[in-house]
RNA sequence: AAUGUUCUUCGGGGCAGGGUGAAAUUCCCGACCGGCGGUAAAGUCCGCGACCCACGCAAGUGGUUGAAUCCUAAUUAAAGGUACCGAUAGUUAGAGUCUAGAUGGGAGAAGAUUAAU
Numbered sequence: 001a002a003u004g005u006u007c008u009u010c011g012g013g014g015c016a017g018g019g020u021g022a023a024a025u026u027c028c029c030g031a032c033c034g035g036c037g038g039u040a041a042a043g044u045c046c047g048c049g050a051c052c053c054a055c056g057c058a059a060g061u062g063g064u065u066g067a068a069u070c071c072u073a074a075u076u077a078a079a080g081g082u083a084c085c086g087a088u089a090g091u092u093a094g095a096g097u098c099u100a101g102a103u104g105g106g107a108g109a110a111g112a113u114u115a116a117u
Stems, first nucleotide, its partner, number of pairs: 001117001003115002006112005017029003031097002033086002035048004043084002052063004068082003072078001088100003
């Protein structure tokens, strides 16, 4: 220094203001948000997690899974411009942002430990 063992801790953000209405943070105007690893700094490139689906008593296994371009120019993920995307269930009325599953799970991050190389 890299790798393995065991353990601990950490590990997701967001509708201001206004309109309509009996009723909406759900509709309309507008506002706001962006998990983890990689790549030269990424919500929209590559991969992963979560959610969801199938199977299973369970542990778990398998599957699905959104969205971008222009310009500047060595290059683009940065600057500038203009766009776009966002599980399930619930709800006096339709939700990326409210409530719930969730004091959950989790990619992974940091630290400690120990082993051999």
FMN riboswitch aptamer (RFN element) from Lactobacillus jensenii, 117 nucleotides, folded computationally.
Its mean pLDDT, the model's own confidence on a scale to 100, is 81.